The part of an RNA shown here (small-subunit ribosomal RNA, central domain) has 350 nucleotides and comes from an uncultured bacterium. Model confidence (mean pLDDT): 86 of 100. It matches the Rfam family "Bacterial small subunit ribosomal RNA". Rfam links the family to the GO terms ribosome and structural constituent of ribosome. The full RNA is in RNAcentral, with records from Greengenes.
Context: one part of a larger RNA
């Protein structure tokens, strides 16, 4: 529960597409079931309310009027709102010509380091801690050269930087591919805005099958600490990490801040574009568009802090809250191989 909120106090779905729905530019004319005005019937009595009256007042009985809401039929009016019809570009899309981009997906590819292996050189250490020990080494380690093999992640450029709807994206090439922006105003001609349900896509960790394993590493042995040390620190190390296919569907998935549209001082930085000025060219100064950052008028806000990328002034859709605990749980049902998700309570308590 017709209220008042949702950055941090409960509260914005993980993001996005998109159906019902709701909502929605300008101009003419028409109709008019919506809205407005009249009339005309109906709306029982009682009750209520204004004015009277009658019991000695009140209460209580009564007379009159109004009122109670509508419903029906009519006549009308036509700004709004709906329907039709016809129209115009400001919204929205597209064409053309350009741009920046770690946007996605497959292929292939280098160069640093790492680990193994083999082979040289070489001798007694090595590696580890706060200190130590487990460990590795004379069946030649460690250190050092030289071939090899391998798997994973790509230093500096690197940015407060760029793309991506959000997870998220980085050696370098190529192929195929989605978006964006800038500029001309050429086409179409309101084609739009959100979006319950549905659907897609979704970080790590997990799970299925099959492959792969250099480093790192949950379990797990060990060695220390320590009263204990199931831990923190060492020696090793098994799943996993990495690829395929396929499934789980969550995050502090955060800007903790739902989309969208307009309107409100500026100042600095920056990125990717246009235009003028300048100029051999460029920087650079002006301006203008679309991002992404700092700081700020008003204003908001409990403050903190927000502040044209609003949390400011308004609309328009959606979501979602409504003490604390029990509880994001039991029950059910949907979903999943499981692990578990998702919807979602109460009894009792303070």
């Nucleotide at each position: 529960u017709u209220g008042g909120g949702c950055g941090u106090a409960a509260a914005g779905c993980g993001u996005c597409u998109g159906u019902a729905g709701g909502u929605u530019g300008g101009a003419u004319a028409a109709a008019u079931a919506g809205u407005c005005a009249g009339a005309u019937g109906u709306c029982a009595a009682a009750u209520u309310c204004u004015a009277g009256g009658g019991c000695u007042u009140a209460a209580c009985c009564u007379u009159a009027g109004a009122a109670c809401u509508g419903c029906a039929u009519u006549u009308g009016a036509a700004a709004c709102g709906u329907u039709u019809a016809u129209u115009c570009u400001a919204g929205a899309g597209g064409a053309u010509a350009g741009u920046a981009g770690g946007g996605g997906c497959a292929a292939g590819u280098a160069g640093a380091a790492c680990u193994u292996a083999u082979a040289g050189u070489g001798u007694a250490g090595c590696a580890g801690u706060a200190a130590a020990a487990u460990g590795c080494g004379u069946u030649g380690a460690u250190a050092u050269u030289a071939u090899a093999a391998g798997g994973a992640a790509u230093a500096c450029c690197a940015a407060a930087a760029g793309c991506g709807a959000a997870g998220g994206c980085a050696u370098c090439u190529u192929g195929c591919u989605g978006g964006a922006c800038u500029a001309u105003u050429c086409c179409u001609g309101a084609c739009a805005c959100u979006g319950a349900g549905a659907g897609a896509c979704g970080a790590a960790a997990g799970c299925g099958u099959g492959g792969g394993u250099a480093g790192c590493g949950a379990a797990u042995g060990g060695g220390a600490u320590u009263a204990g040390a199931u831990a923190c620190c060492c020696c090793a190390g098994u799943a996993g990490u990495c690829c395929a296919c396929g499934c789980c569907g969550u995050a502090a998935a955060c800007g903790a801040u739902g989309g969208a549209u307009a309107u409100u001082a500026g100042g600095c930085a920056u990125u990717a574009g246009g235009a003028g000025u300048g100029u051999c060219g460029a920087c650079c100064c002006u301006u203008u568009u679309a991002g992404u950052g700092c700081c700020g008028a008003a204003g908001c806000u409990a403050a903190c802090g927000c502040g044209u990328u609003a949390a400011a002034u308004a609309u328009c859709c959606c979501g979602c809250c409504u003490g604390g605990g029990a509880a994001g749980u039991a029950c059910g049902g949907c979903c999943g191989c499981a692990a578990g998700g998702c919807u979602a309570a109460a009894a009792c308590u303070c």